[in-house]
RNA sequence: GCCUCCGUAGCUCAGUGGUUAGAGCACUGGUCUUGUAAACCAGUGGUCGUGAGUUCGAUUCUCACUAGAGGCU
Numbered sequence: 001g002c003c004u005c006c007g008u009a010g011c012u013c014a015g016u017g018g019u020u021a022g023a024g025c026a027c028u029g030g031u032c033u034u035g036u037a038a039a040c041c042a043g044u045g046g047u048c049g050u051g052a053g054u055u056c057g058a059u060u061c062u063c064a065c066u067a068g069a070g071g072c073u
Stems, first nucleotide, its partner, number of pairs: 001072005007066001010025004018056001027043005049065005
């Protein structure tokens, strides 16, 4: 330098162009307990990497940039 994959909650990851984007774990509060843990209930937490384009409408499609992983020379 070229090719491929990839970036979504604190972590691991879903999400077929259409309402206010979800799960598990974690965290917070509550119930229970002499107390802790476990269990159960409820909740907080997101400019969907950045910018632009297509579209009535973009996390999703296209382009550029950028972080990361792999490969070729």